Large-subunit ribosomal RNA, domain IV from an alkali sediment metagenome, 351 nucleotides, folded computationally.

Context: one part of a larger RNA
RNA sequence: CUCUGGUUAAGGAACUCUGCAAAUUGACACCGUAACUUCGGAAUAAGGUGUGCCCAUAUGGUGUAAGGACUUGCUCCUGAAGCUUGAUUGGGUUGCAAAAAAUAGGCCAUCCCGACUGUUUAUCAAAAACACAGCACUCUGCUAACUCGUAAGAGGAUGUAUAGGGUGUGACGCCUGCCCGGUGCUGGAAGGUUAAAAGGAUUUGUUAGCGCAAGCGAAGCUUUGAAUUGAAGCCCCAGUAAACGGCGGCCGUAACUAUAACGGUCCUAAGGUAGCGAAAUUCCUUGUCGGUUAAAUACUGACCUGCAUGAAUGGCGUAACGAGAUUGGCACUGUCUCAACCAGAGAUCCA
Repeated sequence: CUCUGGUUAAGGAACUCUGCAAAUUGACACCGUAACUUCGGAAUAAGGUGUGCCCAUAUGGUGUAAGGACUUGCUCCUGAAGCUUGAUUGGGUUGCAAAAAAUAGGCCAUCCCGACUGUUUAUCAAAAACACAGCACUCUGCUAACUCGUAAGAGGAUGUAUAGGGUGUGACGCCUGCCCGGUGCUGGAAGGUUAAAAGGAUUUGUUAGCGCAAGCGAAGCUUUGAAUUGAAGCCCCAGUAAACGGCGGCCGUAACUAUAACGGUCCUAAGGUAGCGAAAUUCCUUGUCGGUUAAAUACUGACCUGCAUGAAUGGCGUAACGAGAUUGGCACUGUCUCAACCAGAGAUCCA
């Protein structure tokens, strides 16, 4: 010097990204206990008092002796003693200290997220992520849908729509607005388009025959293959958003000013409703105002000018819960002012 453990005057978070770490608290009994609340909780809330040993003192249990009762019994009732229980009160006594050592919640308030118990990155992340009960949509009538398998077959299920599969949301409370133009899904079938297939017009080669020749050319075989018929799908017509998703701009206007309930106009499938809002979302931004502080880019309550909130990609609340995130306070402390000492281990140096 490093590490581990211990103690510390005065102060007590001034440390620091942050009270990280440490300290405080801690058992039992009694007293006492707020907001809020889903009436269960919150709650060991918070906050207090007591605790050793000795003497006396209560009640209950058991029940000997004794007494009483009759149904005369290994009976029942009362019950000194003994054993046991151990409250309360009074007194005494030792120590610095009595839950004498050790083991044994720090607490409160505001706010965000997730309802909760649970699950997770074996080996840097335990969370606000996943799951969850509840809610909704959708598929499935049983040889079910769906999944595995080439198949046989198996699971689903020895189940049967109060069942099973898929998807989304995520307790509970109050709610969940508008848009079906695009994409998807469901339904429809008049018309358009359209495959294989059917069809066989036309066409090629060959040559019996005809022709002086050029050439023509039946049948057969061969080559080509038009019209026509022809399903689903697509085009088309509807429905559907707790399907994927989307939810405007410009200009003017009120008796100060400002603002615009109001009007005009363009575009759209429809132009964001209720809520919430500088937010885990706000760029400008340390927005502005109030509170907290001596002082606050923090926090909290408001405002709304929402760069770029918003309703099961759920919106807003919410008691309880959380090794979750943020801010403030009490207690407490070597975190610090500012270091010191002690014990052990290691490193280094010397012998």

Background: Its Rfam family is "Bacterial large subunit ribosomal RNA". RNAcentral holds the full RNA, with entries from SILVA. The prediction has a mean pLDDT of 86.